[in-house]
Molecule: transfer RNA
Organism: Candidatus Peregrinibacteria bacterium
RNA sequence: CGGAGUGUAGCGCAGUUGGUAGCGCGCGUCGUUCGGGACGACGAGGUCGCAGGUUCAAGUCCUGUCACUCCGA
Numbered sequence: 001c002g003g004a005g006u007g008u009a010g011c012g013c014a015g016u017u018g019g020u021a022g023c024g025c026g027c028g029u030c031g032u033u034c035g036g037g038a039c040g041a042c043g044a045g046g047u048c049g050c051a052g053g054u055u056c057a058a059g060u061c062c063u064g065u066c067a068c069u070c071c072g073a
Base pairs, nucleotide, nucleotide: 001072002071003070004069005068006067007066010025011024012023013022019056027043028042029041030040031039049065050064051063052062053061
């Protein structure tokens, strides 16, 4: 320098044919217990790497860009 892949909650990951984003672990509160753990109930936490475009509507499609990984030169 060229090509490919990944980027979504604190961590690990889903998200189908574009239709207001979820699962597990973790965290908070409550119940249970003498207490802890385990279990159960409820809840908080996301401007989907960044910027722009298309669309009534974008995590998803298009363009640029950034970080990381891999391949080639």